Large-subunit ribosomal RNA, domain I from an Alphaproteobacteria bacterium, 492 nucleotides, folded computationally. RNAcentral holds the full RNA, with entries from ENA. The coordinates come from a structure-prediction model, not an experiment, and the mean pLDDT is 84.

Context: one part of a larger RNA
RNA sequence: GGCAUCUGGUGGAUGCCUUGGCACAGAGAGGCGAUGAAGGACGUGGUACGCUGCGAUAUGCCAUGGGGAGCCGCGAACAGGCUUUGAUCCAUGGAUUUCCGAAUGGGGAAACCCCACCUUCGGGUGAUCCUGCACUGAAUACAUAGGUGCAGGAGGCGAACCGGGUGAACUGAAACAUCUCAGUAACCCGAGGAAAGGACAUCAACCGAGACUCCGCUAGUAGUGGCGAGCGAACGCGGACCAGGCCAGUGGCGAUAUUUUGAAAACCGGAACCGUCUGGAAAGUCGGGCCAUAGCGGGUGACAGCCCCGUACGGGUAGACCAGAGUAUCGUCCUCGAGUAGGGCGGGACACGUGAAAUCCUGUCUGAACAUGGGGGGACCACCCUCCAAGCCUAAGUACUCCUCUGUGACCGAUAGUGCACCAGUACCGUGAGGGAAAGGUGAAAAGCACCCCGACGAGGGGAGUGAAAGAGAACCUGAAACCUGAUGCCU
Numbered sequence: 001g002g003c004a005u006c007u008g009g010u011g012g013a014u015g016c017c018u019u020g021g022c023a024c025a026g027a028g029a030g031g032c033g034a035u036g037a038a039g040g041a042c043g044u045g046g047u048a049c050g051c052u053g054c055g056a057u058a059u060g061c062c063a064u065g066g067g068g069a070g071c072c073g074c075g076a077a078c079a080g081g082c083u084u085u086g087a088u089c090c091a092u093g094g095a096u097u098u099c100c101g102a103a104u105g106g107g108g109a110a111a112c113c114c115c116a117c118c119u120u121c122g123g124g125u126g127a128u129c130c131u132g133c134a135c136u137g138a139a140u141a142c143a144u145a146g147g148u149g150c151a152g153g154a155g156g157c158g159a160a161c162c163g164g165g166u167g168a169a170c171u172g173a174a175a176c177a178u179c180u181c182a183g184u185a186a187c188c189c190g191a192g193g194a195a196a197g198g199a200c201a202u203c204a205a206c207c208g209a210g211a212c213u214c215c216g217c218u219a220g221u222a223g224u225g226g227c228g229a230g231c232g233a234a235c236g237c238g239g240a241c242c243a244g245g246c247c248a249g250u251g252g253c254g255a256u257a258u259u260u261u262g263a264a265a266a267c268c269g270g271a272a273c274c275g276u277c278u279g280g281a282a283a284g285u286c287g288g289g290c291c292a293u294a295g296c297g298g299g300u301g302a303c304a305g306c307c308c309c310g311u312a313c314g315g316g317u318a319g320a321c322c323a324g325a326g327u328a329u330c331g332u333c334c335u336c337g338a339g340u341a342g343g344g345c346g347g348g349a350c351a352c353g354u355g356a357a358a359u360c361c362u363g364u365c366u367g368a369a370c371a372u373g374g375g376g377g378g379a380c381c382a383c384c385c386u387c388c389a390a391g392c393c394u395a396a397g398u399a400c401u402c403c404u405c406u407g408u409g410a411c412c413g414a415u416a417g418u419g420c421a422c423c424a425g426u427a428c429c430g431u432g433a434g435g436g437a438a439a440g441g442u443g444a445a446a447a448g449c450a451c452c453c454c455g456a457c458g459a460g461g462g463g464a465g466u467g468a469a470a471g472a473g474a475a476c477c478u479g480a481a482a483c484c485u486g487a488u489g490c491c492u
Base pairs, nucleotide, nucleotide: 001491002490003489004488005487006486008484009483015477016441017440020412021411022409023408024407025406026405027404028403029401030400031157032156039100040099041098042055043054044053046078047077049075050074051073061094062093063092064091065090066089070082071081072080105114106113107112115126116125117124118123128154129153130152131151132150133149134148135147136146161192162190163189164188165187166186172179176226202209203208213240214239215238216237217236223231224230244393245392246391247337251333252332253331254330255329256328257327258326259325260324261323262322267315268314269313273288274287275286277284289306290305291295297309298308299307342366343365344364345363346362347361348360349359352378373388374387375386376385377384428435429434448476451463452462453461454460
């Protein structure tokens, strides 16, 4: 030095666990905001700091209801207090709510600086835009523009879903230009709990159907297409859901007020077990019982229907809110749709790329009829059939889930599952947009090692003690392998 066996160290795999995730289901909610939001800054406790709560009334104030013995949130204790004259806590309503932030008196390098007016001296008002009303009021006579005041509204934030506007490219076509990707992504505007659409100038085919929306077929069919790549219906059938109204009046719709009915909170009641043995501990074993409209689940020193919390079942006030119905008041709704239908030119949408191209929209130029009329039936014409445009409203069925509650899982179990089970969008990186971790487990209970010894008044260790266990000692469950000692044997 190597090999083998053993013994430790290191290391943190594995097993077990779960406070956290993931995916759904059923209900609810679907908004918050100038009465100042979302999100923050700074404060606030007897005592450093962080988190949580709260706002100079600051870990809180008031009222009502619930509840009934403890409480002063967590890391985390000490001191000092509160509480059956009912605290802490829970529910509902109210008060307070610094500064920034749409931020709105002006400014600004957010959380800061500066100003005017009124004031009962506490405080209050002062942005912009839109609408309405009133008063004023130019060039310019009437007027209008403008100005001033008052009243009402808006503004910003928010996960997806929805309507509209603008609108790519990579890509595919095995290159590429029409085409495709795709009216997608992205950006912008707007709205609601849904949105949009909607009550036939629709289809059909000589039979008839009867608003709209969504789903399954029809069907990868008919078509369209450098007839390439591709794109791709409708009629009809079956389902989900069903609803029709209004344009001048005994009406519809909306709002407000009021009456009444119902549902609904915190929370309350809520059955039934003992002994033996093993053990540190009984819920395990054995023996004998009991309840069950409750044997879902969780906890308790191992596995508990009957120990605890619960569970089935039953009960529960006021106000607010929600839903239904009734009554009253108020508001609104100028009359059947002309610069429209249609046409020319140029585009776009229709499954349909200009095509034989109907239908729909319109930038531009034109331009009817008036129910004795007009539109459509895929160029166009006739017959026939069918409908009535150029006004408005309309639940349900459909889409989604930032969020609340309940429940479920041949979902994960700490390199998994969210990026985050842990003080995580943190530490850290970047000028910035942005990127973005690692990190769970003593024990049933801290009973977290008094005291003694070595040591530097250390670190660390040895005794002693606790504990079932300390080879569970906080670098703490289990503790694999790589790697490193030591002991023994063999080989060199």
Its Rfam family is "Bacterial large subunit ribosomal RNA". Gene Ontology terms of the family: ribosome and structural constituent of ribosome.